[in-house]
Predicted 3D model of a 77-nucleotide RNA (c-di-GMP-I riboswitch aptamer) from a Nitrospirota bacterium. The model forms 90% of the base pairs in the Rfam consensus. The prediction has a mean pLDDT of 85. It matches the Rfam family "c-di-GMP-I riboswitch aptamer". About the family: GEMM was predicted in a large-scale screen for bacterial structured RNA regulatory elements.
RNA sequence: UACUGAUAAUAGCAAACUGUUCGAAAGAGCAGGACGCAAAGCUUCUGGCCCUUGAAAGGGGCAGCAGGGCUGCCGAA
Repeated sequence: UACUGAUAAUAGCAAACUGUUCGAAAGAGCAGGACGCAAAGCUUCUGGCCCUUGAAAGGGGCAGCAGGGCUGCCGAA
């Protein structure tokens, strides 16, 4: 340095659910709460999934579905 990820250390995130706010919806913000997470940090680039106020075109959402890109803590085998 690369790979890897320890019943190691330090720090961190926060599913379901509840309250409240926003939204037509999917869903999101905040507070509580921890199922989990070594990128559960960022990014819709690819695929996938969800919604779409008549349909399509298009638009919106999920980064805690997978892959890609960018960045990052620790140091056993």